[in-house]
RNA sequence: UGCGGGGUCGUCUAACGGUAGGACGGAUGCCUCUGGAGCAUCUAAUCUUGGUUCGAAUCCAAGCCCCGCAG
Repeated sequence: UGCGGGGUCGUCUAACGGUAGGACGGAUGCCUCUGGAGCAUCUAAUCUUGGUUCGAAUCCAAGCCCCGCAG
C1' cells in the first nucleotide's frame, strides 16, 4: 500500500429500519451474628463526519483505530 473482517455502558454480549436490553462490575438500601451469599432499586454505551429515509446501532460514502491475508 491492496484485499477481507471488526468497532455498542468500566468488561462481555443482544437489538425485522421504529423507546438501545441482559449479564458481570460499581453505588444505595433490605436481609443477616457477619457478608465476599441472597433480594430490590439505581448507575452507564452505539468510533468520527457526512448521505439516504418520516425515522439509522442497523443501509451508503469517506476517515480513524484494531485483527488477518498478500506484496